[in-house]
RNA sequence: GCUGGCAAAGGCAAACCAUAAGCAAUUAUGGCACGCAAAGUUACAGGCCCAUUUCGCAUUUUGAAAUGGGCAGCUGAACUACCGAAU
Numbered sequence: 001g002c003u004g005g006c007a008a009a010g011g012c013a014a015a016c017c018a019u020a021a022g023c024a025a026u027u028a029u030g031g032c033a034c035g036c037a038a039a040g041u042u043a044c045a046g047g048c049c050c051a052u053u054u055c056g057c058a059u060u061u062u063g064a065a066a067u068g069g070g071c072a073g074c075u076g077a078a079c080u081a082c083c084g085a086a087u
Base pairs, nucleotide, nucleotide: 004083005082011036012035016031017030018029019028020027021026034073040079041078042077044076045075046074047071048070049069050068051067052066053065054064055063056062
């Protein structure tokens, strides 16, 4: 370096529950573990979700666009990083 982390040690923590914030998506903290070798960081490209406005359809919704917000545990990209058995 490759590679593995059910090889040892260590790390993170979904759903759900509680409390708080938010119109909402969702977030923070605590509990708990479905999983994770970058499940560390960044909304840069695509994607998904929410709100508002406008337009069309049409009468209750549905589609499109714009603006703002969210997801890094959807994919790609960039940057950074722990341990050391076997190969």